The part of an RNA shown here (small-subunit ribosomal RNA, central domain) has 346 nucleotides and comes from a metagenome. The prediction has a mean pLDDT of 84.

[in-house]
Context: one part of a larger RNA
């Protein structure tokens, strides 16, 4: 490069928006660049391919034919593609109306639990374990009532449920945004579909400046166990977690399954809208699930939410180990992060 793969064997980019490129809906009519034909040049010699021929034969050497293709010129085709001018609507936006939801930000409320404090009751233990001690307690604990003040997190409801691109998202209620569905067929007329670089978001920890700091709990101490315990078990605990601005940019970022389009045997649950109304029936259309056919697949399996059966872009990947190492480069406070071989050796 080429082929052939990417759910578990290597290998889908965390996710979106979007440059250039790459592909791209229906009808007509123009051009004729692509392409197709026709003609006419050319396409050195050597050399190859076929024929013949000469050196006893090969190697060698000589001679000679042919049309493809390939470059130009030129005369012509007009189905595709491309250009271009008019047009349509089903693709695709927009409006109007409804309708849904833990989608996002920002205020405000709120109860139960923790934990301390103060007061009052009451007296010896609580508290933790396999089972123990360290720990707390007569300077009155624990329990037990009343108040009160912190902080963080929302039980039931809760579901295979629902939203959201992803990452995520759940006490109620105000404001302010965003997004999906369904109908209307009202405007617009392919305005699209992917997307190298670039941008923007991106758990958790983790850093930097201020705050908070209730539980929890890396580090650490203590007590236990053990042959020994830098551990699982117990008592304490500080970074942390919590807001606010700023950075970091990785994850089993996972459906380990790139976006998007159309098709393609059946059974069943479920949310949300439609159908004037109703828990009926019946269809429908946007999700979320579960069984199973044909297909596909090494099997597990998937199976209309495909890993079937086809199109388009785009990311990947090529035996293990050395290595996501090392150098270099970019970025970053740092911590590192992305990009990424080699030798060697099986």
């Nucleotide at each position: 490069u080429u082929a052939g793969g990417u759910u578990u064997a290597a290998a889908g980019g965390g996710u979106g928006c979007g440059u250039a490129g790459g592909c791209g809906g229906g009808a007509a009519g123009a051009u004729a660049a692509g392409u197709c034909a026709g003609u006419g040049g050319u396409g050195a010699a050597a050399g190859g391919c076929g024929u013949c021929g000469g050196c006893u034969u090969a190697a060698c050497c000589g001679a000679u034919a042919g049309u493809g293709u390939g470059c130009c010129a030129u005369u012509g085709a007009u189905a595709c593609u491309g250009u271009u001018u008019u047009u349509c609507u089903u693709g695709g936006a927009u409006a109007g109306a409804g309708u849904u939801g833990a989608g996002g930000c920002u205020g405000g409320c709120g109860g139960a639990a923790u934990g301390u404090g103060u007061a009052a009751u009451g007296u010896a233990g609580c508290g933790g374990u396999g089972a123990a001690a360290u720990g707390c307690a007569u300077a009155g604990a624990u329990a037990u009532u009343a108040c009160a003040c912190a902080g963080a997190a929302c039980a039931c409801c809760a579901a295979u449920u629902g939203c959201g691109u992803a990452a995520g998202c759940a006490g109620c209620u105000g404001g302010c945004u965003a997004a999906g569905c369904u109908u209307u067929u009202a405007u617009u007329g392919a305005c699209g579909c992917u997307g190298a670089g670039g941008c923007a978001c991106g758990a958790a920890a983790g850093c930097g400046u201020g705050g908070g700091g209730a539980u929890c709990a890396a580090a650490c101490a203590g007590g236990a166990u053990u042959a020994g315990a830098u551990a699982c078990c117990c008592u304490g605990g500080u970074a942390g977690u919590c807001c606010a601005c700023g950075c970091c940019g990785u994850a089993a970022a996972c459906g380990a399954u790139g976006a998007u389009u159309a098709c393609u045997c059946g059974u069943u649950g479920u949310u949300g809208g439609c159908g004037a109304u109703a828990u009926a029936c019946u269809g429908u259309c946007a999700g979320c699930g579960a069984c199973u056919g044909a297909g596909c697949g090494a099997a597990a399996g998937c199976a209309a939410u495909a890993a079937g059966u086809a199109a388009u872009c785009c990311a990947c990947c090529u035996g293990g180990g050395g290595a996501g190492u090392a150098c270099g480069u970019u970025c970053g406070c740092a911590a590192g992060a992305a990009u990424g071989a080699a030798a060697c050796u099986c």